[in-house]
The part of an RNA shown here (large-subunit ribosomal RNA, domain VI) has 301 nucleotides and comes from a Candidatus Bathyarchaeota archaeon. It was read from a public genome assembly. Its mean pLDDT, the model's own confidence on a scale to 100, is 81. The organism belongs to Candidatus Bathyarchaeota, within Archaea.
Context: one part of a larger RNA
RNA sequence: UGUUGGCCGCCUGAAGGGAAAGGGUCCCCAGUACGAGAGGAACGGGACGUUGUGGCCUAUGGUUAACCGGUUGUCCGACAGGGCAGACGCCGGGCAGCUAAGCCGCCAAGGAUAAGAGCUGAAAGCAUCUAAGCUCGAAGCCUUUCCUGAAAAGAGGCGACCGUUCUCUGUGCAUGUGUGCUUGGCAACAAGUUCAUUACAGGGACAAGGGCACCCAUAGAAGAUGGGGUUGAUGGAGCUGGGGUGUACGUGCCGAGGCUUCGGCCGAGACAUUCAGCCCGCAGCUCCCAAUAGCUCGAGG
Numbered sequence: 001u002g003u004u005g006g007c008c009g010c011c012u013g014a015a016g017g018g019a020a021a022g023g024g025u026c027c028c029c030a031g032u033a034c035g036a037g038a039g040g041a042a043c044g045g046g047a048c049g050u051u052g053u054g055g056c057c058u059a060u061g062g063u064u065a066a067c068c069g070g071u072u073g074u075c076c077g078a079c080a081g082g083g084c085a086g087a088c089g090c091c092g093g094g095c096a097g098c099u100a101a102g103c104c105g106c107c108a109a110g111g112a113u114a115a116g117a118g119c120u121g122a123a124a125g126c127a128u129c130u131a132a133g134c135u136c137g138a139a140g141c142c143u144u145u146c147c148u149g150a151a152a153a154g155a156g157g158c159g160a161c162c163g164u165u166c167u168c169u170g171u172g173c174a175u176g177u178g179u180g181c182u183u184g185g186c187a188a189c190a191a192g193u194u195c196a197u198u199a200c201a202g203g204g205a206c207a208a209g210g211g212c213a214c215c216c217a218u219a220g221a222a223g224a225u226g227g228g229g230u231u232g233a234u235g236g237a238g239c240u241g242g243g244g245u246g247u248a249c250g251u252g253c254c255g256a257g258g259c260u261u262c263g264g265c266c267g268a269g270a271c272a273u274u275c276a277g278c279c280c281g282c283a284g285c286u287c288c289c290a291a292u293a294g295c296u297c298g299a300g301g
Stems, first nucleotide, its partner, number of pairs: 005162002008159004015148003021051002024048005034039001052106005060100004067093005072085005095281001108144004116136004165205007176197003180193005206300001209297004214228004234290003238285004242280004250273003254269001257266003
């Protein structure tokens, strides 16, 4: 731009895409059929691995420079709290997220066929699967299944909402319409005429809905997508729950031993306060903070 007003939502499914599946072992069938014996199937059914592929993170693990703890050297005078020792000093743990070595799925059926197997059956009194006609038949083809998909020009369907307006300026007043008046006519009506409108171009108002700006994440390179926007729990802060680490600082009471002027002092560490303290990308609650105020596009004979 088109799809014959605009806009929002839900569908249909022409067409396109994928390989989404491949193979194995064991059991039953069955020590059966077959075979003198030795040996030894199949159709069908079931179980379990494996390769490939798609998804996921409840559990098992990995990672986790969010985080918590231990500890060495040194420095900040000591304590406390920290810096540096790799871009964690080293070590022990570790939620969410991401992830595989982990978990789940990839089933089954129908239709038309190929080679092939046939039925009926002439040409050609027979025969013949073929000439007319008919029945079967594959991991292959097409569907059902997964993904995209009204730009599928035969441009689809359904539904909701809005619109079919108002006004100004310029040009134009040819034609038509409405209205009033005049003349003619019994009348239907005809002729003339005032005013308004109809035409074209441009501006404004209104307007379903969309966008910008704003707060964000189940989204993310940028666009896009999705959510929220005070009629609000969207993000932050706070609280509660849950989770990680593993019992904080300070104080009290002990404490192997050492020193002593015999008065006492020092002391790793233990216990209690304390399932503490610290922390959280999780959930819930709560309008305390920020989503304010606004701008813009937009169909309209």